[in-house]
Context: one part of a larger RNA
């Protein structure tokens, strides 16, 4: 030096675990916001620093339930100082306060800063003042009435944010066509606008087919069919049939009655705190019993957690009951109200029933349908009807012959979605896994910046965290001691490999 025992170090795999995720059902909620939002800056508790909470009234104030003994949040202990049965702390409702910045709104700005005008005040300090839209009122050109325009006035609106779902407008390209150009991909990605809790669509100028049905929306056939399509790769229907669901409607004007929204009251059910809630002991084994062994009990409770091991009868609960001063949600009801509303009925009387439209030419775009034999819907430009004795459609086009009545409007449910609240589940994960994030996670770190984007979880049942003594400058050890254990000693559960020691023994 090598092998081999054996015994350490060093390493953190594996086992166990779970505070964090993950992904589903039901349910409710679908919005905040000039009364100033999300989202942040700076403060703010005796005692640094994060994080929660709060906001110069600053881990809080006031008040109104609830609750019933300790409390002054958390990493995190330790002192100081108070609070509390004259009910603290804590829960739940309503209300106060609520710096600065931010649509950010008096101007101005390199966000959390600067600098102001006017009213009130003795000061300290309060208020107020942006832009456009709508209303009204005053003034008032060219231009006579007027109007555009100026001015003021309004507890009259709107502006910003926010996760998918909708509506509209704008609209790629990679790709596929085994290449590419029509085509596709795709009206998709991705931009903007505007709304809602759903949106949007909607009561026939539809379909069918000589029978007949009877708004729209959505699922399941029809059906990958009819068709389209450099007839290429591809796109791809409807009619019919079965299902959720179901609902119909209005219209100018003047008058009469009524009702409906809306606001007040009462009351009702649900939610926003809570109440009460059965029924077990002994031995044994251990550090500890919930394990064992006898013996009982509850159960409308044996879902689930926790307690020094595995507990129906120790805790917290859970079945079942019960419960709101005060606020919200829905219903009822009563009184007011009087068409205010996107929206309704009833009687009288007078109207009103759609025109630069329907359609044509060009030129395009949607329609499954690529200009085709292309009908059907939208229109950029040129034209342009009838007007119910009328008009429109049944896929070029005419004629029978059916069927419906544009060119104005509203409409719940069935459907889409899940930023978020609750309560349940999982042959989902268990720390290189599950969210990027179990831990001071969009943090630490990188980048000018848009933007990227980490690692890192476990002592013990209980800190009982090793008082004291030796050794050393100290780190750290060696006694003591504590504990069930300390090779469980804070780099801390188990502690695997590579790797690095000591010891023994055989080889060289």
């Nucleotide at each position: 030096u090598g092998c081999a025992u054996g015994u350490g170090g060093u390493g953190g795999a594996u086992g166990c675990c779970u505070u964090g995720g993950c992904g589903a059902u039901c349910a409710c909620a679908g919005g905040c916001g000039a009364u100033g939002a999300a989202g942040g800056a700076c403060g703010u508790u005796g005692u640094a620093g994060u994080c929660u909470g709060c906001g110069a009234a600053a881990a809080g104030c006031u008040u109104c339930g609830g609750g019933g003994a300790g409390c002054u949040g958390a990493c995190a202990a330790a002192c100081a100082a108070g609070c509390a049965u004259u009910g603290a702390u804590c829960c739940g409702g309503a209300g106060a306060u609520g710096u600065c910045c931010g649509a950010a709104u008096g101007g101005g700005g390199a966000a959390a800063c600067c600098c102001g005008g006017c009213c009130c005040g003795a000061a300290a300090g309060g208020g107020u003042c942006a832009u456009c839209c709508c209303g009204c009122a005053c003034u008032g050109a060219a231009u006579a009435c007027a109007u555009a325009g100026g001015u003021g006035c309004g507890a009259g609106g709107a502006g910003g944010c926010g996760a998918a779902c909708c509506g509209a407008g704008c609209g790629a390209a990679c790709u596929g066509a085994a290449a590419c150009a029509u085509c596709u991909a795709a009206g998709u990605a991705g931009c903007u606008c505007g709304a809602g809790g759903a949106a949007a669509a909607g009561a026939a100028a539809u379909c069918a087919a000589c029978c007949g049905a009877g708004a729209u929306u959505c699922c399941c056939c029809a059906a990958g069919u009819a068709g389209u399509g450099g007839c290429g790769a591809g796109c791809g229907a409807a009619c019919g049939g079965g299902g959720a669901a179901g609902a119909g409607c209005c219209u100018g004007u003047a008058c009469g009655a009524u009702u409906u929204a809306g606001c007040a009251g009462u009351u009702g059910c649900g939610u926003u705190a809570a109440u009460a809630g059965a029924a077990c002991a002994a031995c044994c084994u251990g550090g500890a019993a919930a394990g064992g062994u006898u013996g009982g009990c509850c159960a409308g409770a044996g879902c689930g957690g926790g307690u020094g091991a595995u507990a129906g009868c120790c805790c917290c609960g859970u079945a079942u009951a019960u419960g709101a001063a005060a606020g919200c949600c829905c219903g009822a009801u009563u009184g007011u109200g009087g068409a205010a509303c996107u929206g309704a009925g009833c009687g009288u009387a007078c109207g009103a029933a759609a025109a630069g439209u329907a359609g044509g030419g060009c030129g395009g775009g949607a329609c499954a349908c690529g200009u085709g034999a292309a009908a059907u819907c939208c229109u950029g430009u040129c034209u342009g009807a009838a007007g119910a004795u009328g008009g429109g459609g049944g896929g070029a086009c005419c004629a029978u012959c059916c069927u419906c009545c544009a060119a104005g409007g509203c409409u719940a449910a069935a459907u889409a979605c899940u930023c978020g609240u609750g309560a349940u589940c999982g042959a989902c994960c268990g720390a290189u896994a599950g969210u990027g994030a179990a831990c001071u996670a969009g943090u630490a770190c990188c980048g000018u910046g848009a933007g990227g984007g980490a690692a890192a979880g476990g002592c013990g049942a209980a800190a009982a965290g090793a008082a004291c003594c030796c050794c050393g400058g100290g780190a750290g050890g060696g006694g003591a001691g504590u504990g069930a254990a300390a090779u469980a000693g804070a780099u801390c559960c188990u502690g695997a490999a590579a790797c690095c020691g000591c010891a023994u023994g055989c080889a060289u």
This is a predicted structure of a 508-nucleotide part of an RNA (large-subunit ribosomal RNA, domain I) from Denitratisoma oestradiolicum.
RNAcentral holds the full RNA, with entries from ENA.
It matches the Rfam family "Bacterial large subunit ribosomal RNA". Gene Ontology terms of the family: structural constituent of ribosome and ribosome.